[in-house]
RNA sequence: GAUAGAGUAGGAAUAAACGCGUUAAGUGCCGAACGGACGGGGAGUUGCCGUUUGGACGAACAGGACAUAAAUGUCUUGGCGGUGUUUAUUCCGCAUCCCGCUGUC
Numbered sequence: 001g002a003u004a005g006a007g008u009a010g011g012a013a014u015a016a017a018c019g020c021g022u023u024a025a026g027u028g029c030c031g032a033a034c035g036g037a038c039g040g041g042g043a044g045u046u047g048c049c050g051u052u053u054g055g056a057c058g059a060a061c062a063g064g065a066c067a068u069a070a071a072u073g074u075c076u077u078g079g080c081g082g083u084g085u086u087u088a089u090u091c092c093g094c095a096u097c098c099c100g101c102u103g104u105c
Base pairs, nucleotide, nucleotide: 001105002104003103004102005101010092011091012090013089014088015087016086017085018084019083020081021080022079029055030054031053032052033051034050035049036048040099041098042097043096061078062077063076064075065074066073067072
C1' cells in the first nucleotide's frame, strides 16, 4: 500500500415468567417542546431513542365463587389488546467522514 473482517448504542422476531387494561389506559398515526445516545479515539445529521404535551382514529368479552334485600363489590378461570417489564435464543446494526484494531498478500 492492497484486500477481507471483528466489535457499540439501538432495533426486530419467537418463547417463558410476572404484570396492566378490557369502566380503554396502552399500542399504532400526525405535530410541538425539552433532553439523551450513537464501534477503541475524534467529528456528527434532515436519522435513532426518551420525557412532557396537543390532535385525529380506535378494541371483546364470557363463565364461576363469596358478600349483599338489591344496586353493587371482591376474588377467580378462559379469552381479548398491533398491551408493559424482565430473561433467553436468533437476526439486523458503526447514517456518514477521518484515524485506529485483527487476518492475508
Notes: Predicted 3D model of a 105-nucleotide RNA (THF (Tetrahydrofolate) riboswitch aptamer). Rfam family: THF (Tetrahydrofolate) riboswitch aptamer. Its family is annotated with tetrahydrofolate metabolic process in the Gene Ontology. The model forms 83% of the base pairs in the Rfam consensus. The sequence was found by an Rfam model in a public genome assembly.